[in-house]
Model confidence (mean pLDDT): 82 of 100. The RNA shown here (transfer RNA) has 75 nucleotides and comes from a Candidatus Woesearchaeota archaeon. The source organism's lineage runs through Archaea, Nanobdellati and Candidatus Woesearchaeota. It matches the Rfam family "tRNA". By type it is a transfer RNA. Rfam links the family to the GO term triplet codon-amino acid adaptor activity.
RNA sequence: GCCGCCAUGGCUUAGCCUGGCUAUAGCGCCACGCUCAUGACGUGGAGGUCCCGGGUUCGAAUCCCGGUGGCGGCA
Numbered sequence: 001g002c003c004g005c006c007a008u009g010g011c012u013u014a015g016c017c018u019g020g021c022u023a024u025a026g027c028g029c030c031a032c033g034c035u036c037a038u039g040a041c042g043u044g045g046a047g048g049u050c051c052c053g054g055g056u057u058c059g060a061a062u063c064c065c066g067g068u069g070g071c072g073g074c075a
Base pairs, nucleotide, nucleotide: 001074002073003072004071005070006069007068010027011026012025020058029045030044031043032042033041051067052066053065054064055063
């Protein structure tokens, strides 16, 4: 330098190919219950620029273009 893959709450991750409720779940976190107490368990809750910018569209996490970062391959 070229090519491929990946980027979604604090962490891991579903959804993306087939555009359309209010974007998933687990762990973690907070509150309450339970307990002598911690943990476990139960109930409830908070937490998301869907990597960034632009385009297409009535409508984009999803399609298109560019960029950034990570991983891998080739030279």